[in-house]
RNA sequence: GCCACCAUAGCCUAGCCCGGUAGAGCGGCUGACUUGUAAUCAGCAGGUCGCGUGUUCAAAUCACGCUGGUGGCU
Numbered sequence: 001g002c003c004a005c006c007a008u009a010g011c012c013u014a015g016c017c018c019g020g021u022a023g024a025g026c027g028g029c030u031g032a033c034u035u036g037u038a039a040u041c042a043g044c045a046g047g048u049c050g051c052g053u054g055u056u057c058a059a060a061u062c063a064c065g066c067u068g069g070u071g072g073c074u
Base pairs, nucleotide, nucleotide: 001073002072003071004070005069006068007067010026011025013023020057028044029043030042031041032040050066051065052064053063054062
């Protein structure tokens, strides 16, 4: 230098191919239960979907560029 793949909540990740209101687990907070803690149960909060531009009525999803990471080739 060229190619491929990956980037979504504090952590791990589904959804992307085939566009249509962003989910789960762990963790956090509140409550119940308990003499108290843990465990368990119920509820709540938390995400500019890496960044920008474009296409579209509508983009996490499609296109292009950029950034970072991993691997391969030279």
Transfer RNA from Methanomassiliicoccus sp., 74 nucleotides, folded computationally. Its Rfam family is "tRNA". Rfam's curators write: Transfer RNA (tRNA) molecules are approximately 80 nucleotides in length.